Predicted 3D model of RNase P RNA and transfer RNA as a complex of 444 nucleotides. The prediction has a mean pLDDT of 76.
[in-house]
RNA sequence: GAAGCGGACCGGGUAAUCGCUCAAUCCCCGCGAGGGGCAUGGGAGGAAAGUCCGGGCUCCAAAGGGUGACGUAGCGGCUAACGGCCGCCCGCUGCAAGGCGAGGAUCAGACUCACAGAGACGAGUAAGCAUGUCUUCGGAUAUGCGGACGUGAAACGCGAGAAUCUCUACGUGGAGCAAGGUCAAAUAGGUCCCGAUUCAGGAACGACCCGUUCCUAGAACUUCGGUUCUGUCGGGACGGGUAGACCGCUUGAUCCCGUCAGUAAUGACGGGGCUAGAUGGAUGGUUACCGGCCCGUCGGUAUUUAAACGCAGUAUGCUUAAGUGCCGGCGAGGCGCACAGAACUCGGCUUAUAGGUCCGCUCCGUCG
RNA sequence: GGGCCGUUAGCUCAAUUGGCAGAGCAUCUGACUCUUAAUCAGGAGGUUGAAGGUUCGAUUCCUUCACGGCUCACCA
Numbered sequence: 001g002a003a004g005c006g007g008a009c010c011g012g013g014u015a016a017u018c019g020c021u022c023a024a025u026c027c028c029c030g031c032g033a034g035g036g037g038c039a040u041g042g043g044a045g046g047a048a049a050g051u052c053c054g055g056g057c058u059c060c061a062a063a064g065g066g067u068g069a070c071g072u073a074g075c076g077g078c079u080a081a082c083g084g085c086c087g088c089c090c091g092c093u094g095c096a097a098g099g100c101g102a103g104g105a106u107c108a109g110a111c112u113c114a115c116a117g118a119g120a121c122g123a124g125u126a127a128g129c130a131u132g133u134c135u136u137c138g139g140a141u142a143u144g145c146g147g148a149c150g151u152g153a154a155a156c157g158c159g160a161g162a163a164u165c166u167c168u169a170c171g172u173g174g175a176g177c178a179a180g181g182u183c184a185a186a187u188a189g190g191u192c193c194c195g196a197u198u199c200a201g202g203a204a205c206g207a208c209c210c211g212u213u214c215c216u217a218g219a220a221c222u223u224c225g226g227u228u229c230u231g232u233c234g235g236g237a238c239g240g241g242u243a244g245a246c247c248g249c250u251u252g253a254u255c256c257c258g259u260c261a262g263u264a265a266u267g268a269c270g271g272g273g274c275u276a277g278a279u280g281g282a283u284g285g286u287u288a289c290c291g292g293c294c295c296g297u298c299g300g301u302a303u304u305u306a307a308a309c310g311c312a313g314u315a316u317g318c319u320u321a322a323g324u325g326c327c328g329g330c331g332a333g334g335c336g337c338a339c340a341g342a343a344c345u346c347g348g349c350u351u352a353u354a355g356g357u358c359c360g361c362u363c364c365g366u367c368g
Numbered sequence: 369g370g371g372c373c374g375u376u377a378g379c380u381c382a383a384u385u386g387g388c389a390g391a392g393c394a395u396c397u398g399a400c401u402c403u404u405a406a407u408c409a410g411g412a413g414g415u416u417g418a419a420g421g422u423u424c425g426a427u428u429c430c431u432u433c434a435c436g437g438c439u440c441a442c443c444a
Base pairs, nucleotide, nucleotide: 001364003362004361005360006359007358008357009356010355012290013289014288015287016286017285018284020043021042022041023040025039026037027036028035029034045339049350050349052348053347054346055345056344057176058175059174060173069172070171071170072169073168074088075087076086077085078084089103090101091100092099093098104167105166109165110164111161112160113159121157122156128145129144130143131142132141133140134139180247181246182245183244190238191237192236193235194234195233196232197231200216201215202214203213204212205211206210217230218229219228220227221226254273255272256271257270258269259268260267261266291337292335293334294333295331296330297329298328299327300326301325302324303323304322305321306320307319369443370442371438372437373436374435375434378393379392380391381390387424395411396410397409398408399407417433418432419431420430421429
């Protein structure tokens, strides 16, 4: 100088102005519930995402045990828990720094191994050897031994496959904050109580008075006066539940700093801090300056290629042109500028991410 | 917000103990017909949504993503 590997971190800043949201901060109004405000203060992330694992929390279910189903799988540790993390071993991979690993068991059993091949776990082809039988003496055939070449991903070996069933060990009840709880309109319906149920009330038609028509029920008992029950109408009370409001809701396995224990993950102790809570869903818009990226142009520098020429001399140096990288200047130049946005909460994993900073390490080239 | 399901030819769908990816419609060519339709015969068309892994071999088994749907009759 160049190419990489691992880890940690940032991921626009400042100001003005117009909005949004929250507040038991303040002020104003109101007896109060509450309402308002040119005030004050807080207001997205490393992934808030995917919802892939595991906890907290809540409701439902549930004697205990077994079976089943699902998940995990080297050994040890950490943790609230985990499929996460840390350490070590082993295997694969990379020149290396490193990276990846569902990494138990085929001495219980089952299943599969397409095509090809004699044969895919059942056995056994050819040559050859031994023995028996037959023989036209060339050979044929049976049994036993033997196991080549070739095929194939794999060829007889304690075969391969457990991300096939299975076995072993361990673990797991189900659902999810739209969980769940509290308060509680209007309308309809439910239960109970009171009153009315032929001197009256209601409905339809005709504008009204008024008139006409229709409805006001049923059953049981009865001393025939009524009583009771069901129904209907009116009023009241209660309870369930909807809209709506509130709680759950943000102080938590919390964050920062330090010390100690531990190789580490992590834990203990001490000090300090409070850091979003919307519910059709806030956290935004505009402008200016700085920063960043891109473009154009000029200069410097390094390097590569090409060309002809000169010198030295066979290492290269010089000149010109083109390309590339870096640095700097200039421009009323362009781009508001990566991935993306909370919704009960926490620990992980995975995925997306322009640009940038720092630390450690490896390989290659050159120079000393 | 939470939960669940799907993706195979242009369209609608098949494909099971993992072993050559098929069917119907559509499209193309030929025949029949004066011509078209219908009918008959033949053909083409696939990165099985993407990437990676297990395996001799993956539509199928595993992991991570992408896209789509369930739209109030999946849950208030």
Description
It holds a member of the Rfam family "Bacterial RNase P class A". Rfam classes the family as a ribozyme.